[in-house]
Molecule: transfer RNA
Organism: Spirochaetales bacterium
RNA sequence: GCGACUGUGGUAUAGCGGCAUUACCUCAGCCUUCCAAGCUGAAGAUGCGGGUUCGACUCCCGUCGGUCGCU
Numbered sequence: 001g002c003g004a005c006u007g008u009g010g011u012a013u014a015g016c017g018g019c020a021u022u023a024c025c026u027c028a029g030c031c032u033u034c035c036a037a038g039c040u041g042a043a044g045a046u047g048c049g050g051g052u053u054c055g056a057c058u059c060c061c062g063u064c065g066g067u068c069g070c071u
Stems, first nucleotide, its partner, number of pairs: 001070007010024003018054001026042005047063005
């Protein structure tokens, strides 16, 4: 330099055009003499910029970061 894949809460993940899932962590409550465990609830995310579409995490282009390969 060229090509492919990838980017979703603090962390790890699912989602295949129609109001984003789950687990851990955090916070609150319940339980317990206390702690731990357990139960219930809450907060928290689509890398960035554009395009297509009634509607985009999803499709397209660019860009940035990461991984792999080729030279």